[in-house]
């Protein structure tokens, strides 16, 4: 000096789906609440993830496998995008002085 892990402050970025005999189910970290459009897009909080990269997009009305059914599971992915500062700790690394 620093890479990665992690605290703590403050700030960004992202999703909110499928089914149903409307009781309710099913995967999830998360599938919520409210406002609003003729509908769809959208906007607001809250909880949850994620910020150097699989949170997320987009390829995608995709492809194979399951399932009531659905980004359910796999490929697509050594593929493109994608949102940070700063202090302090720890585990390593480099480089420089000093002694031996």
């Nucleotide at each position: 000096c620093u890479u990665g892990c992690u605290u703590u402050g403050u700030c960004g970025g992202a999703g909110u789906g499928c089914c149903u005999u409307u009781g309710g189910g099913c995967u999830g970290a998360g599938a919520c609440c409210g406002c609003g459009u003729u509908g769809a897009u959208g906007c607001g909080g809250a909880a949850u993830c994620c910020g150097a990269g699989a949170a997320c997009c987009u390829g995608a009305u995709c492809a194979g496998g399951g399932u009531a059914a659905c980004a359910c599971c796999u490929g697509c992915g050594g593929a493109g995008g994608a949102a940070a500062c700063a202090a302090g700790g720890c585990c390593g690394g480099u480089u420089u002085c000093g002694c031996c």
Molecule: TPP riboswitch aptamer (THI element)
Organism: Echinimonas agarilytica